[in-house]
RNA sequence: AGUAGUCUUAGAGGAGCGGUACGCACAAGUACUUGCAGCGAGAGCGAAACGGCUCGACGACCUGCAGCGAAAAGGCAAAGAUACAGUACCGCCGAAAGCAGAACAAACGUUUCAGUGUUCUUCUUGGGCUGCAACGUGAAGAACGUGCAGACUGUCAUCCCGCCAGAAUCGGGAUGGAGCGCUAACGACAAU
Numbered sequence: 001a002g003u004a005g006u007c008u009u010a011g012a013g014g015a016g017c018g019g020u021a022c023g024c025a026c027a028a029g030u031a032c033u034u035g036c037a038g039c040g041a042g043a044g045c046g047a048a049a050c051g052g053c054u055c056g057a058c059g060a061c062c063u064g065c066a067g068c069g070a071a072a073a074g075g076c077a078a079a080g081a082u083a084c085a086g087u088a089c090c091g092c093c094g095a096a097a098g099c100a101g102a103a104c105a106a107a108c109g110u111u112u113c114a115g116u117g118u119u120c121u122u123c124u125u126g127g128g129c130u131g132c133a134a135c136g137u138g139a140a141g142a143a144c145g146u147g148c149a150g151a152c153u154g155u156c157a158u159c160c161c162g163c164c165a166g167a168a169u170c171g172g173g174a175u176g177g178a179g180c181g182c183u184a185a186c187g188a189c190a191a192u
Stems, first nucleotide, its partner, number of pairs: 002192002005189003008185004014093001016092007023076002033067006042055004046113006096125003100121006126153002129150004134146004155177008
């Protein structure tokens, strides 16, 4: 000095990912609650069992009509627009999401189950988009997840073409791979 390797650090993809705050639609003229009417003995606290508590013949629960009238969860790409609803900020690029499993927590108590939330672990997925069908979550014909299909996109590898005297670089095309990837570098380590 070159080569290739390990570590470390930095970085890229783009309708990129997540979060927070405010807003918007939906939820919903629903729940709650009040009145009237009907019915007439049970009803509620997620399901089951055993208890417990509460409401109920001063008429509960349920049904109908009328009045009042929410909230949570989930959702809201770009362009355009300032309202047919998103805006701002923060953290990021295994960002994160999902299946499964485990632990913990709140629900009246115990046990089991189901659901919800938080954390951890294995595994899967490069990224978002579109379509379809079924299933799941869901109030939902929204949205999301899973599956299949499609093109797009970043990246790398191989091959071909262009450029060139030739090669490299660069541009284009085809095929394929996966984030345990890819690019770059100060540095560290070890090898040749």
Predicted 3D model of a 192-nucleotide RNA (Lysine riboswitch aptamer) from a Bacteroidota bacterium. The sequence was found by an Rfam model in a public genome assembly. Rfam family: Lysine riboswitch aptamer. Rfam's curators write: Riboswitches are metabolite binding domains within certain messenger RNAs that serve as precision sensors for their corresponding targets. Gene Ontology term of the family: lysine biosynthetic process. The coordinates come from a structure-prediction model, not an experiment, and the mean pLDDT is 75.